[in-house]
């Protein structure tokens, strides 16, 4: 100098004027006015996970169902994060991973192919052995390939019952050996996943985002949750008054009930208030830990609306400004994003 990897941060600045919306103060009965001060994000987004909070349900256990799925840790919790293991990619810094179990059982495998699950002889190779033909007295030699042997080679397939090499053989074959692979074995290291060494035999194919098995987790609904205050109208209850009249209790009398009036009570609708922002909070220092994170001390208060504010205009400067707008609150993940800054590290080339 070039090419990259990982992590963190910013994401127009300044000034003036006019607005919008909470809070505080002053004035005012109030409406309101004036002054001061606060007012979107790293994703406020998608609503995909996890929790707080609220109401409902709930003795305990099991079944069903759903989810998660290498190991250990962190956390309020998680499908998140950290560290480690294994596999894949990259020269490397690093990146990616639905990564438990196929010796519990069941199922599945299109097309192609001779054969696809207690394997299979299409081409090929062999034909030692038995039979056949030729030569030979015989022993035997040669030939063909009928029986048969053969999974080395070809071909099909995603996959053909371990791979490579040497030996071996009629040709072949874990048939034997070496290395690799594999393993329900032993030992060692590690909390563990797992790794290494030794040993063993070559049997046990693949598939669990197929059923299934194993381990762990899980009640439902959501701030339009929920709580409080509470009209008008209609309806309900209790007490008291009246019992004149009407209706009902088969006709009559008494009585009772309903219809009447007053007071009180409770539910509930409109409407209003609350939930609402002090919280698993932020910053700094020290400290335990490789780290995620934890502990201690100090400091800070940083939107809270309810048709829903956070804007507009002008001036000026620059590198000319992306994605995007809170609605109960937090922890994550994912997705979008013009441009810029900082740090650590890797590879290549050159110079000293």
């Nucleotide at each position: 100098g070039g090419a990259g990897u990982c992590g963190g941060c910013c994401g127009g600045g300044c000034g003036a004027u006019c607005g919008c919306u909470g809070c505080c103060g002053u004035a005012g009965c109030a409406a309101u006015a004036c002054g001061g001060g606060g007012g979107a994000g790293g994703a406020a987004a998608g609503u995909c996970c996890g929790g707080g909070c609220u109401c409902c349900a709930c003795a305990g256990g099991g079944c069903a169902g759903a989810g998660u799925g290498c190991c250990a840790g962190g956390u309020a919790a998680c499908g998140c994060c950290u560290g480690g293991g294994c596999g894949g990619c990259g020269c490397g810094a690093g990146c990616c991973g639905a990564c438990g179990g196929a010796a519990a059982g069941u199922g599945c495998a299109a097309c192609a192919g001779a054969g696809a699950g207690c394997a299979a002889a299409c081409c090929g190779c062999c034909g030692a052995u038995g039979g056949c033909c030729u030569c030979g007295a015989a022993a035997g030699a040669g030939g063909a390939u009928c029986a048969g042997g053969u999974a080395a080679g070809g071909g099909u397939g995603a996959a053909a019952c371990g791979g490579u090499g040497c030996g071996g053989u009629a040709a072949g074959a874990g048939c034997g050996c070496a290395c690799c692979a594999c393993g329900a074995g032993u030992c060692u290291g590690g909390u563990a996943a797992c790794a290494g060494a030794c040993c063993g035999g070559u049997a046990c194919g693949g598939u669990a985002a197929a059923c299934c098995c194993c381990a762990c987790u899980c009640g439902g609904a959501g701030c339009a949750a929920g709580a409080c205050c509470a009209a008008a109208u209609a309806g309900g209850g209790u007490u008291c008054c009246a019992u004149a009249c009407g209706c009902g209790c088969g006709g009559c009398c008494c009585g009772c009930g309903c219809g009447g009036g007053a007071a009180c009570c409770g539910g509930g609708u409109a409407g209003g208030u609350u939930g609402c922002u002090u919280g698993a909070g932020c910053c700094c220092a020290c400290u335990g830990g490789c780290g995620a994170c934890g502990g201690u001390g100090g400091g800070c208060c940083u939107a809270g609306a309810g048709g829903a504010a956070u804007g507009a205009u002008c001036g000026u400067c620059c590198u000319c400004g992306a994605c995007a707008g809170a609605a109960c609150c937090c922890g994550g993940c994912u997705u979008a994003c013009a441009g810029g800054c900082c740090g650590a590290c890797u590879c290549c080339a050159c110079c000293u």
Source information:
Predicted 3D model of a 352-nucleotide RNA (Bacterial RNase P class A) from a Moraxellaceae bacterium. A source record names the gene rnpB. The RNAcentral record of the sequence draws on ENA. Model confidence (mean pLDDT): 78 of 100. Its Rfam family is "Bacterial RNase P class A". Rfam links the family to the GO terms ribonuclease P activity, tRNA processing and dimeric ribonuclease P complex.